[in-house]
RNA sequence: CGGGUCGACCGGACGGUCGCGUCACCGGCCGCAUCGUCGGCCGGCGCCGAGGAACGUCCGGGCUGCAGAGAGGGGAUCGGUGGGUAACGCCCACCCGGGGCAACCCGCGAGAAAGUGCAACAGAGAGCAGACCGCCGGAUCCGGUUCGCCGGAUCCGGUAAGGGUGAAAGGGUGGUGUAAGAGACCACCGGCGCUCGUGGUGACACGGGCGGCCAGGUAAACCUCGGUCGCAGCAAGGCCAGACAGCAGGCGUUGACGCUCCUCGCCGAGCCUGCGGGUAGGCCGCUAGAGCUCGCCGGCAACGGCGGGCCGAGAGAGAUGACCGUCACCGCCUCGUGCGCGAGGCGGUACAGAACCCGGCGUACAGGUCGGCCCGUUCC
Numbered sequence: 001c002g003g004g005u006c007g008a009c010c011g012g013a014c015g016g017u018c019g020c021g022u023c024a025c026c027g028g029c030c031g032c033a034u035c036g037u038c039g040g041c042c043g044g045c046g047c048c049g050a051g052g053a054a055c056g057u058c059c060g061g062g063c064u065g066c067a068g069a070g071a072g073g074g075g076a077u078c079g080g081u082g083g084g085u086a087a088c089g090c091c092c093a094c095c096c097g098g099g100g101c102a103a104c105c106c107g108c109g110a111g112a113a114a115g116u117g118c119a120a121c122a123g124a125g126a127g128c129a130g131a132c133c134g135c136c137g138g139a140u141c142c143g144g145u146u147c148g149c150c151g152g153a154u155c156c157g158g159u160a161a162g163g164g165u166g167a168a169a170g171g172g173u174g175g176u177g178u179a180a181g182a183g184a185c186c187a188c189c190g191g192c193g194c195u196c197g198u199g200g201u202g203a204c205a206c207g208g209g210c211g212g213c214c215a216g217g218u219a220a221a222c223c224u225c226g227g228u229c230g231c232a233g234c235a236a237g238g239c240c241a242g243a244c245a246g247c248a249g250g251c252g253u254u255g256a257c258g259c260u261c262c263u264c265g266c267c268g269a270g271c272c273u274g275c276g277g278g279u280a281g282g283c284c285g286c287u288a289g290a291g292c293u294c295g296c297c298g299g300c301a302a303c304g305g306c307g308g309g310c311c312g313a314g315a316g317a318g319a320u321g322a323c324c325g326u327c328a329c330c331g332c333c334u335c336g337u338g339c340g341c342g343a344g345g346c347g348g349u350a351c352a353g354a355a356c357c358c359g360g361c362g363u364a365c366a367g368g369u370c371g372g373c374c375c376g377u378u379c380c
Stems, first nucleotide, its partner, number of pairs: 001376010012327007020049002023046001025044007032036001051351001055362002058360005063233004068264003072261003075229005080094005095109001096107004110224002115222002117218002132163002134159011171189006190214002192211008237284004246275006255267001257265001291310008328349009
């Protein structure tokens, strides 16, 4: 310098004019049968005022209300090991497998010897198989014959080493053996099972011994195994003010116990359905948090502990906008150039907006900045 890979951050800035929202302070006015640190309005002034995803609503929680429990059944979800966290389907580290020269990336990572299913075509045969071409033995027939036998056809038996089909064909190489073969037997290798040792918290890794055990794929198919799982949701739920009108039917130990059914238990005088009437106002919940930031310590890391500092919208039909100027960045065009770049003109500046709050994941994003590591090339 080029390419690759992983991670973090910014995402327009400044000035001026006018205009918005909460809150605080000051001044003024009005209202109230309550005279108050009440409510409303106007003006001035001050601090603050959307995100890194606010989007998706896919997960987990806080919070609020109802709530007794249950390896009972069903359902959903997760799936290597260890750790982090309030928790998770998230994050970190490691193991195994695959891709890549590597940094690094990917994995719906338990079980196929419990059962069921699926795999086109080709092929003899694709889950408990299989004989198309072959090889060997026997029988019969025909031809030849140097009388050793050779060739052909048909049938019976043996065989799966050679060839073929296929993505994949019942381990591989070499030998013994055989009529010809075959783990039938042997040596070595591979896989599998049992066992021992070493290392590791563990998943696992490496090594030794014995055993001929040699039975594919797929569970992101059903299934089996193990772990986890109350429900509903801020339109949750409270307080204040105000208004109205109840009637009919069913149940009577009804009913409540919140995924559904069941069991046990407990509470308990109301519950369900239909018709009809009133209210939709104000306040709280509503932002100081599993918060942010700096330093030190522990840890490979995620993260945790300790100490210091900071307080970044709380709206309520829902606020931050418009104009002007300068600058920044990007693209295009023209000119100049000492080839580093400079000047001018035109155009553009992404994805996108809180609504109870937080931890994640997924998705979108013009342009820009910084860093770690790997590979290649060149120079010192």

Background:
A computed fold for a 380-nucleotide RNA from Leucobacter sp., annotated as Bacterial RNase P class A. It matches the Rfam family "Bacterial RNase P class A". By type it is a ribozyme. Rfam describes the family as follows. Ribonuclease P (RNase P) is a ubiquitous endoribonuclease, found in archaea, bacteria and eukarya as well as chloroplasts and mitochondria. On this family, see Beauregard et al., RNA Biol 2013: "Identification and characterization of small RNAs in Yersinia pestis". Taxonomically the source falls in Leucobacter (Bacteria, Bacillati, Micrococcales, Microbacteriaceae).